[in-house]
Context: one part of a larger RNA
RNA sequence: GGGUAGUUAAGGAACUCGGCAAAUUGACCCCGUAACUUCGGGAAAAGGGGUGCUCUCUGAAAGGGGAGCCGCAGUGAAUAGGCCCAGGCAACUGUUUAGCAAAAACACAGGUCUCUGCGAAAUCGAAAGAUGAAGUAUAGGGGCUGACACCUGCCCAGUGCUGGAAGGUUAAGAGGAGGCGUGCAAGCGCCGAAUUGAAGCCCCAGUGAACGGCGGCCGUAACUAUAACGGUCCUAAGGUAGCGAAAUUCCUUGUCGGGUAAGUUCCGACCCGCACGAAUGGUGUAAUGAUCUGGGCACUGUCUCAACUACCCGCCCG
Numbered sequence: 001g002g003g004u005a006g007u008u009a010a011g012g013a014a015c016u017c018g019g020c021a022a023a024u025u026g027a028c029c030c031c032g033u034a035a036c037u038u039c040g041g042g043a044a045a046a047g048g049g050g051u052g053c054u055c056u057c058u059g060a061a062a063g064g065g066g067a068g069c070c071g072c073a074g075u076g077a078a079u080a081g082g083c084c085c086a087g088g089c090a091a092c093u094g095u096u097u098a099g100c101a102a103a104a105a106c107a108c109a110g111g112u113c114u115c116u117g118c119g120a121a122a123u124c125g126a127a128a129g130a131u132g133a134a135g136u137a138u139a140g141g142g143g144c145u146g147a148c149a150c151c152u153g154c155c156c157a158g159u160g161c162u163g164g165a166a167g168g169u170u171a172a173g174a175g176g177a178g179g180c181g182u183g184c185a186a187g188c189g190c191c192g193a194a195u196u197g198a199a200g201c202c203c204c205a206g207u208g209a210a211c212g213g214c215g216g217c218c219g220u221a222a223c224u225a226u227a228a229c230g231g232u233c234c235u236a237a238g239g240u241a242g243c244g245a246a247a248u249u250c251c252u253u254g255u256c257g258g259g260u261a262a263g264u265u266c267c268g269a270c271c272c273g274c275a276c277g278a279a280u281g282g283u284g285u286a287a288u289g290a291u292c293u294g295g296g297c298a299c300u301g302u303c304u305c306a307a308c309u310a311c312c313c314g315c316c317c318g
Stems, first nucleotide, its partner, number of pairs: 001313008010304002014302001019299001027051005036041001038147001052069007070074001082297007089289002094106002110145007122131003148284004153214003158211002160207005167202003173196002178191005215233005242276001243273001254270005
């Protein structure tokens, strides 16, 4: 000097990115427990009190009642939740980067779209065959979403998919007008117009819980400001409900309110949404979470500010 364990006056988070670490709490019995809620929960909520031994009454016992005694301390050692408030995300229990990430990522029950009529679709396999399935649309495959509640708006112009007995285009093939080579010729060989010829594409429709998309400028009201209103251009259609400085807000520490003596974080609002928005789901939501964020109580060597003790290591001497 370090490691591990322990104690500490006064203060008690002043430490720090952050209460990280440590401390507090802790078992059993009794009392008592809020908002909210899907009525199950929340809940061991929170917050209080008790616990030893002796004698005695009651009792079968367990237990209960009474009187007394000791200590600083009676679950006398050890093992044994800290709690509360508010918010984000994800409904939940689960799963995951074996070796830096356990999460708001994955999964999930539920929802929806789509394919599949059975020798099913799909998948593996040159095939045979197998899985699907010893199943049969209340079944099986694929995509998206992700409990539940309330909902899920507009656009089919582009792309995709589905449907379409017409028309256009279109390959080989069919066809053979006409022509060429050669030969005396029959012939043999070759080129080849019209016409005919699928799917596809063009074309016509449908389709968004398919891929996706969801405007600009100008003016206008008895102060000002603003614009319910009007005009105009463009578009396939111009973002509905709900939410909103948000896991999304650049400007930005936006502005106002709350909390603090003091708050770039946090909570509640506002809406000027750089660049939210409805199953790439929108908004809520009890319960749940080794989740993330802010606040508080308790508690503490985290700190003010360090000290001491035990054991061990290092170092020095023998």